[in-house]
This is a predicted structure of a 79-nucleotide RNA (c-di-GMP-I-GGC riboswitch aptamer) from an uncultured Desulfobulbaceae bacterium. Of the family's consensus pairs, 94% are formed in the model.
RNA sequence: CAAGCCAAAGCCAAACCCCUCGCAAGACGGGGACGGAAAGCCACGGGCCCGCCACAAACGGAUAGCCGAGUUGCCUUGA
Numbered sequence: 001c002a003a004g005c006c007a008a009a010g011c012c013a014a015a016c017c018c019c020u021c022g023c024a025a026g027a028c029g030g031g032g033a034c035g036g037a038a039a040g041c042c043a044c045g046g047g048c049c050c051g052c053c054a055c056a057a058a059c060g061g062a063u064a065g066c067c068g069a070g071u072u073g074c075c076u077u078g079a
Stems, first nucleotide, its partner, number of pairs: 001078004011036002016031003020027002034065001040071002044068003047063001049061003
C1' cells in the first nucleotide's frame, strides 16, 4: 500500500420485551442476538422518517444498522 477466502483475540448489537425521556420520528439504560470488517467517529451530499403547515416549499429535528464523501483504527493475508 492492497485485499477480507480461512483462522484467532477481542468489539458492536437488529427485531422483540422492560424502564425513563420526547408531541413525534426517535434516544439513554437493562435483557436479547438478526447480523456487522469499521454496525468506530462525523449530518457534508443524497435518501427515508417526524414536527410545523390545508398541502408543498422553507425551517427545525431524527437516522451513521440506507448510500456516498471525510476521518481514525484492530486482526489476518499478500506485495